[in-house]
């Protein structure tokens, strides 16, 4: 540096399908698809400190604030 796996960025439910993966009558058309991004680890043990930013449409709930 890549790839693969893993953990996290509060959770579910319904809608569409761009990318990617399959399939196919062969670049058509089908199925699948909204954590595909960011962070972090991928020898082991013990101690302190300690975080983000993002993430289509709509519902509803969590959680912190504010006002009534």
């Nucleotide at each position: 540096c890549a790839u693969u796996c893993c953990g996290a960025g509060g959770a579910g439910c319904g809608u569409u399908g761009c990318g990617a993966g399959a399939g196919u009558c062969c670049u058509u058309c089908u199925c699948c698809u909204a954590g595909g991004c960011u962070c972090g680890g991928a020898a082991a043990a013990u101690g302190u400190u300690u975080a983000a930013a993002c993430g289509a449409c709509g519902c509803u709930c969590a959680c912190c604030a504010u006002a009534u």

A computed fold for a 68-nucleotide RNA from Sulfuritalea sp., annotated as SAH (S-adenosyl-L-homocysteine) riboswitch aptamer. The sequence was found by an Rfam model in a public genome assembly. Rfam family: SAH (S-adenosyl-L-homocysteine) riboswitch aptamer. For this family Rfam cites "Riboswitches that sense S-adenosylhomocysteine and activate genes involved in coenzyme recycling" (Wang et al., Mol Cell, 2008). The coordinates come from a structure-prediction model, not an experiment, and the mean pLDDT is 75. The organism belongs to Sulfuritalea, within Bacteria.